[in-house]
Context: one part of a larger RNA
């Protein structure tokens, strides 16, 4: 060093199952419920099955009567027309006289009440013929079934159709956004301004700051004028600052709002006159730009305003103040299709209605649980373990104010600073989601040395003994019990001491399963409720055979 038998499980990110946890899929599924949107089912009301009649009420109509008091004026004058006679022979009227209005008699009518008819409605009765109930009553028939016949209730309700309002997780079908240094929660999601943007344009982040979802008939046009802020000096109440006045003043002012950019020889600030260009058809050519969209933007024809005219004017110093396409509506209209009028649909063209704000808008209409889950996938994305880092964290060292009775360094050491080291929280998401088993403990360990005990020495604020603090040094050791899954710590006894760390927080194909982390089920709390909780709390499957490497024993070469 090879064989061979027997063994032990460190490694073949061992083996089995296309990860149960986490994300994600405009998948699924089961539950909820005051998601949305439907049905069952309940229930309201109409009308149809559906007759007869009594009474009572209300309208409407005809008929017949009845009713009318402001003052004046004989006096209880409802209007209005007609009208000098009307009479039953009594009168009454006319005339006069008072009032806004004049009376008899005739027509017609209004107000208020009443009878009676007739029509619709309505209410509550009563009835039998529909319709519903019973009936071991005959019958067919052999029948506790149906049907006839008989008799009882009941009765135009009821049940039953058809329309209609409501209430309706009892059922169903769904839908419940996206970005994100893993998901959630929290923030965002269109539009302007300014940095970041590296001196064309353009250029991202959960980068840094602000706005905006309008306003204004003057704050628009047009002519014509005229200049601020702020300071200094003077000046009555007057004062740091009102208003007057001189100087000196590129602007520090103002410009409806945010910012940035432009402006005072004002096309943009202020004041005033007039006044609607805050027009009607177009528009060469451009800026931007994947597309749709924005943006500018001289001339032409009509018609207007303002200016002596030149001429300016299609809104406002400029850059936000928004929302496609369908669908509705209105007005307009020399189109179209229904054979023509008439109408009626549709096209055009001007408006108008969406926090369609997840603002390029899936619907007109839409929450949420899931530990009872499930499927395709991700190591494109988290928890364990590694890896990078090195803010946290741990040792060390420099500086030396202080403090140590004097003395900075015997011991201590502020306020910085400068390594190392990878054992703590973390940052990143590099291998691993067709699987790297996760806390503690057992068992067996192995290495570091920033050294707990032994061994050596320096210092000492070392008398001695005990010590304190540094340097060397890893050889060997380095504990037992209560409590509690616990690591870890607190107690109790001990020891020379009861060291700190790496090893997939060493070691489940060694072992245990207390804890944590599946299904049950209880309490607190949070939800409306399924449910939920780095909250408690009980329970709760840990896989016979070792191929290969590595090791132990044994033989045999």
């Nucleotide at each position: 060093c090879c064989c061979a038998u027997a063994c032990u499980u460190g490694g073949a990110c061992a083996a089995a199952a296309a990860g149960a946890c986490c994300c994600c899929g405009u998948g699924g599924a089961g539950c909820u419920u005051u998601a949305c949107u439907g049905c069952a089912g309940c229930u309201u009301g109409g009308c149809c099955c559906u007759g007869a009649u009594u009474u009572g009420a209300a309208a409407a109509c005809u008929u017949a009567a009845c009713u009318g008091u402001g003052u004046a004026g004989u006096g209880u004058a409802g209007g209005a027309g007609g009208g000098a006679g009307a009479u039953u022979c009594g009168u009454c009227g006319u005339c006069a006289a008072u009032g806004a209005a004049a009376c008899a008699c005739c027509u017609c009518u209004c107000u208020u009440u009443u009878a009676a008819g007739u029509u619709u409605u309505u209410a509550a009765g009563u009835c039998u013929c529909a319709a519903c109930c019973u009936u071991a009553g005959c019958c067919a028939u052999a029948a506790a079934c149906u049907g006839g016949c008989a008799a009882g209730g009941c009765g135009a309700c009821a049940a039953g159709g058809u329309c209609u309002g409501g209430c309706g997780g009892g059922c169903a079908g769904u839908u419940u956004a996206a970005c994100u240094g893993g998901g959630a929660c929290g923030g965002u999601u269109u539009c302007c301004u300014c940095c970041a943007a590296a001196a064309a344009c353009g250029u991202a982040a959960c980068g840094g700051a602000g706005g905006a979802g309008u306003a204004c008939a003057a704050a628009g046009g047009u002519g014509c004028a005229c200049u601020u802020a702020g300071a200094u000096c003077g000046g009555a109440u007057g004062g740091c600052a009102a208003u007057c006045g001189a100087u000196c003043g590129u602007a520090a002012a103002g410009c409806g709002u945010a910012a940035a950019a432009g402006u005072a020889a004002a096309g943009a600030g202020u004041g005033c006159g007039c006044u609607u260009g805050a027009c009607u058809g177009u528009g060469a050519g451009a800026c931007c730009u994947a597309c749709a969209a924005g943006u500018c933007g001289a001339g032409c024809a009509g018609g207007u305003g303002c200016g002596a005219a030149a001429g300016c004017a299609g809104g406002u110093u400029u850059u936000a103040g928004u929302g496609a396409u369908c669908c509705c509506u209105a007005c307009u209209u020399a189109c179209c299709u229904c054979a023509u009028g008439g109408g009626a649909g549709g096209g055009a063209g001007u408006a108008g209605g969406c926090u369609u704000a997840u603002c390029g808008g899936a619907u007109a209409a839409a929450a949420g649980c899931u530990a009872c889950c499930c499927c395709g996938g991700g190591g494109a994305u988290a928890a364990c373990a590694g890896g990078c880092u090195a803010g946290u964290g741990a040792u060390a060292c420099c500086c030396a104010a202080c403090a140590g009775u004097c003395c900075a360094c015997a011991a201590g050491g502020a306020c910085g600073g400068u390594a190392u080291c990878g054992u703590u929280c973390g940052g990143c998401a590099c291998c691993u989601c067709g699987a790297u088993g996760u806390c503690g403990g057992c068992u067996c360990a192995u290495c570091g040395c920033a050294g707990c005990g032994u061994g050596g020495g320096g210092c000492u604020g070392u008398a001695g003994a005990a010590g304190g603090u540094c340097c060397c040094a890893a050889g060997c050791g380095u504990c037992u019990g209560g409590c509690u899954g616990u690591u870890c710590g607190c107690c109790a006894g001990u020891u020379a001491a009861a060291g700190c760390g790496g090893u997939a927080c060493g070691c489940g194909a060694g072992c245990u399963g207390g804890g944590u982390u599946c299904a049950a089920a209880c309490c607190g709390u949070c939800g409306u409720a399924a449910g939920a909780c780095a909250g408690g709390u009980u329970g709760g499957a840990c896989u016979c055979u070792a191929u290969c490497c590595a090791g132990u024993a044994u033989g045999g070469g």
Background
Predicted 3D model of a 557-nucleotide part of an RNA (large-subunit ribosomal RNA, domain V) from a bacterium. The coordinates come from a structure-prediction model, not an experiment, and the mean pLDDT is 84. Rfam family: Bacterial large subunit ribosomal RNA.